[in-house]
RNA sequence: GGCGCCAUCGUCUAUUGGUUAGGACAUCACCCUUUCAAGGUGCAAAGGCGGGUUCGAUUCCCGCUGGCGCUA
Repeated sequence: GGCGCCAUCGUCUAUUGGUUAGGACAUCACCCUUUCAAGGUGCAAAGGCGGGUUCGAUUCCCGCUGGCGCUA
């Protein structure tokens, strides 16, 4: 350099065009407990960037950025 794959809460991951973007763990608050741990309940928290298609985009297309792999 060429080709392929990937990018979503703090972390891991669902969501294959129609919405309030779901779950687990973690954090925080409350309950329980003499206290801690464990357990229960609840809150907050996310679509890499820029365009395009579409009535509607996390999803489809293009480019950029970053990561991984193969190849030279």
Annotation
Predicted 3D model of a 72-nucleotide RNA (transfer RNA) from a Candidatus Peregrinibacteria bacterium. Rfam family: tRNA. Rfam links the family to the GO term triplet codon-amino acid adaptor activity. It is annotated as a transfer RNA. From the family's description: Transfer RNA (tRNA) molecules are approximately 80 nucleotides in length. The coordinates come from a structure-prediction model, not an experiment, and the mean pLDDT is 81. The sequence was found in a public genome assembly.